[in-house]
RNA sequence: UACUCAUCAAGAACAGUGGAGGGACUGGCCCAAUGAAGCUGUAGCAACCCCUGAAAUCGUCAGGAAGGUGCUAAAUCCAGCGGUAAUGAAACCGAAAGAUGAGAC
Numbered sequence: 001u002a003c004u005c006a007u008c009a010a011g012a013a014c015a016g017u018g019g020a021g022g023g024a025c026u027g028g029c030c031c032a033a034u035g036a037a038g039c040u041g042u043a044g045c046a047a048c049c050c051c052u053g054a055a056a057u058c059g060u061c062a063g064g065a066a067g068g069u070g071c072u073a074a075a076u077c078c079a080g081c082g083g084u085a086a087u088g089a090a091a092c093c094g095a096a097a098g099a100u101g102a103g104a105c
Stems, first nucleotide, its partner, number of pairs: 003103006013042005021031003025080004043072003048068002050064005076097001081094004
């Protein structure tokens, strides 16, 4: 890099450094010199892997957080393709794309 499966309306930030971008892409709409990205430290959230118990190696339930990831503006910020509704505007459902984890290679 491509493949399979699960999840994505909840939750959780400060400091140092840095110095203009960032929110994947496109359009919109936002965030940013009251300091963006990146990097470092500390803290936290969550519970995918994991740990304990339940007859317990699939699957299930309850509890936990030492370790491996992940995450800590806005629903994955909204839409993008299709369907229902509507047709001045909007609402809902599914997919695609993306992200994260686990697996397989």